Guanidine-I riboswitch aptamer from Gloeobacter violaceus PCC 7421, 113 nucleotides, folded computationally. The same sequence occurs in records of 2 taxa. It matches the Rfam family "Guanidine-I riboswitch aptamer". From the family's description: This family represents a conserved RNA structure found upstream of the ykkC and yxkD genes in Bacillus subtilis and related genes in other bacteria. The function of this family is unclear although it has been suggested that it may function to switch on efflux pumps and detoxification systems in response to harmful environmental molecules. Taxonomically the source falls in Gloeobacter violaceus (Bacteria, Bacillati, Cyanophyceae, Gloeobacteraceae).

RNA sequence: AAAACUGGCUUCUAGGGUUCCGGUCCCGCUCCUGUGGUGGGACGGCUGGUCCGAGAGAAGCAGCCGGUCCGACAGCAGGGCCGGUCACACGGCGGGAGAAAAGCCCGGGAGAG
Numbered sequence: 001a002a003a004a005c006u007g008g009c010u011u012c013u014a015g016g017g018u019u020c021c022g023g024u025c026c027c028g029c030u031c032c033u034g035u036g037g038u039g040g041g042a043c044g045g046c047u048g049g050u051c052c053g054a055g056a057g058a059a060g061c062a063g064c065c066g067g068u069c070c071g072a073c074a075g076c077a078g079g080g081c082c083g084g085u086c087a088c089a090c091g092g093c094g095g096g097a098g099a100a101a102a103g104c105c106c107g108g109g110a111g112a113g
Base pairs, nucleotide, nucleotide: 008061009060010059011058012057015052016051020049021048022046023043024042025041026040027039028038029037030036031034063085064084065083066082067081068080069079070078088108090111094106095105096104
């Protein structure tokens, strides 16, 4: 100086929209006339529940590696505990998906440095 790698999973959060639930408004029907019941429509410039959700957010797990202890002795397998992996990390446009959108996926990509 250049290249490659930096992986998997879970629960959350920032964030995200609007299928479903709830909410608000409008209309119809109905009754016991009420903040009623029921059907339809509009609204996510409705704090919500369900839902989606981070490489560059959080916590944790598995796996792998090292140390140590247990196992009558030595070694192997196995198990307990501790540590490492887990540090660093600027980033489009555009496209893709379930109803839709996004810090989701393409993507630790292009590019910048």